[in-house]
Context: one part of a larger RNA
């Protein structure tokens, strides 16, 4: 000079758009962050209103509604953090004939037929609680057998095939001659394909040699074992190997990257905020369940710590969103909505989302606007200077004549940000036995705003409420009085002050930038 996720000091009008614990991966009070589906099932209150009454209660709505219970799917995404980690953790280009992939589209075949159980619920009972235990009931898209098998899976195989394993769930609607048939959405077995991810491998990127040698499951092989899959992954035999001055092995630091700053570039520092990936989720080890985890708001075991407690035992994890104590130079509200945008559920209607979208707080950054414009010389008063004649602040003010940005007051008006989806008319197509029912495409009409009566627009009003801050020796743009006398005290580096200090205090006067200016730290 340039930057900052910045503090500190003085001052400060407004907006727009960003960003906002860098410290103790310290400990948390309270709220809330992941629920949904009655088109999967089976049972089912209760206030309160009405009635009837023997005054004890019954009935009807409430309501098949609320809370629970089995059952799907979801909770592996979304959102925090940077501890750990010098790795194939990232980047980046391969590989995978060694792999897996729910939902989702596309396509092939299929959906036959029976059974037992478990909650919830009832009753009996254990415990302060957390929680439970016996005994009976009962449902299903929960469960388990038979039956079937184009394809698939395994073994043999003369390559033709043959022999064994192994599936499935129904719902809601229309039509009915009640036999059943159809529509849509589930189920179940293969083929494909998107997406996602595991694993392997090249090459790239920290500093110490005052770290020189290191390694025994090390290094390879045979067999197994395990995994969705190769492998010392793991197991038992065998071999003695592997690695290394092109830097192994230690030891410190450290989350990678796209990036940011800087710089004419090389290059040098850096990795807030967006975006990718990777590691954590009170420490520490584990495995369940699932298509996916060894799982932040999930289980089990062990530590600490903190609360309950009838002293036998229980209960918890903000590095989610606020918020609170510490720490510290420092870093915000226990807002408001799900309207949008995204996701999870369901057929939808919705309903959940501190993700999100917004408001607030902070001159923390960046960037825009304002503090008025024009005229105005008796060069007014008053400051300060002074050679006492002046000069200087200086068109500055004052007055005079306009403007109304931004803003004060006040009235009116008032957004885009919504596009849908459902319902309902219609028109065309699919499907069907069918002009139901129903699926899809298009048109019209309904319907929906957290911000917010907010921006913005029109009209009145009133020069009115808005300038500071560092600095004038030289670098370095800007000078004179006075006070002070090596004293107070300045200072970034030369250095300034012992009586005429442009360098120290104050005051005119000047120069810089400007709603911000100085100062401190850090980087280039």
């Nucleotide at each position: 000079g340039a930057a900052c996720g910045a503090a500190c000091g003085u001052u400060a009008g407004c907006g727009g758009c960003g960003c906002g614990c860098u410290u103790a991966a310290u400990a948390c009070a309270u709220g809330c962050a992941a629920g949904u589906c009655g088109a999967a099932c089976g049972a089912g209150a209760a206030a309160g209103c009405a009635c009837c009454u023997u005054c004890g209660g019954g009935u009807g709505u409430g309501a098949g509604u609320a809370g629970a219970g089995u059952g799907g799917c979801g909770c592996a995404c979304g959102g925090g953090u940077g501890a750990g980690u010098a790795a194939c953790a990232c980047g980046u280009g391969g590989g995978u004939a060694a792999c897996c992939u729910a939902c989702c589209c596309c396509u092939u075949g299929g959906c036959g037929g029976g059974g037992g159980a478990c909650a919830a619920c009832a009753u009996c009972u254990g415990g302060a609680a957390a929680c439970g235990g016996a005994u009976g009931c009962u449902a299903a898209u929960a469960c388990c057998g038979c039956a079937u098998a184009a394809g698939u899976c395994a073994a043999c195989u003369u390559c033709g095939g043959u022999u064994g394993g192994g599936a499935a769930a129904g719902a809601u609607g229309g039509c009915u001659u009640c036999g059943g048939c159809u529509a849509u959405c589930a189920c179940c077995a293969g083929g494909g394909g998107a997406u996602g991810g595991g694993c392997c491998c090249g090459c790239g990127a920290c500093c110490c040699a005052u770290c020189a040698g290191u390694u025994a499951g090390u290094u390879g092989g045979u067999a197994g074992g395990g995994u969705a899959a190769u492998g010392g992954c793991c197991u038992a035999c065998c071999a003695a190997g592997g690695c290394a001055a092109c830097g192994a092995c230690g030891g410190g630091u450290a989350g990678c990257u796209g990036g940011u700053c800087u710089g004419a570039g090389a290059g040098g520092a850096u990795g807030a905020u967006c975006a990718g990936u990777c590691a954590c989720a009170c420490u520490g080890g584990a495995a369940c369940u699932g298509a996916g985890a060894c799982a932040c708001g999930g289980u089990c075991c062990a530590g600490a710590c903190u609360c309950c407690u009838a002293c036998g035992g229980g209960a918890g994890g903000c590095a989610g969103c606020a918020g609170u104590a510490g720490g510290g130079a420092a870093u915000a509200u226990u807002g408001c909505g799900c309207a949008a945008u995204g996701g999870g559920c369901g057929a939808a209607a919705g309903u959940c989302u501190g993700a999100c979208g917004c408001a607030g707080c902070g001159a923390c950054g960046c960037c825009g606007c304002g503090u008025g414009a024009g005229u105005g010389a008796u060069g007014a008063a008053g400051g300060c200077c002074u050679u006492c004649g002046g000069g200087u602040c200086g068109u500055a003010a004052a007055g005079c004549u306009c403007u109304g940005u931004u803003g004060u007051a006040a009235a009116g008006g008032g957004a885009a940000g919504a596009a849908c989806a459902a319902g309902c008319a219609c028109a065309c197509g699919g499907g069907u036995a069918a002009u139901a029912u129903u699926c899809g495409u298009g048109u019209g009409c309904c319907c929906u705003g957290a911000c917010g009566g907010u921006a913005c627009c029109u009209u009145u009003u009133c020069a009115g409420a808005a300038a500071g801050c560092c600095c004038c020796g030289g670098c370095u743009a800007a000078c004179u009085c006075c006070g002070u006398g090596c004293c107070a005290g300045c200072a970034g580096c030369c250095g300034c002050g012992g009586u005429a200090a442009u360098a120290c205090g104050g005051a005119g006067g000047g120069g810089g930038c400007a709603a911000a200016c100085g100062u401190u730290g850090u980087u280039c």
Background
This is a predicted structure of a 524-nucleotide part of an RNA (small-subunit ribosomal RNA, 5' domain) from a metagenome. The coordinates come from a structure-prediction model, not an experiment, and the mean pLDDT is 83. The full RNA is in RNAcentral, with records from SILVA. Rfam family: Bacterial small subunit ribosomal RNA.